[in-house]
RNA sequence: GGCGCCUUCGUCUAGUGGUUAGGACACUGGGUUCUCAGCCCAGUAACAGGGGUUCGACUCCCCUAGGCGUCA
Repeated sequence: GGCGCCUUCGUCUAGUGGUUAGGACACUGGGUUCUCAGCCCAGUAACAGGGGUUCGACUCCCCUAGGCGUCA
């Protein structure tokens, strides 16, 4: 350098054109407890960046950035 794949809450992950973008762990608050842990309830928090297609894009297309693999 060519080609392919990946990028979603702090972490891991679901979502194959119209979902309130969901779950687990973590975190915060409350309850329970003499305290802690555990358990129960509630809450905060995300679509890598830009452009295009479409009535409508996390989802399809292009470019860029980063990561992984492969060929040279």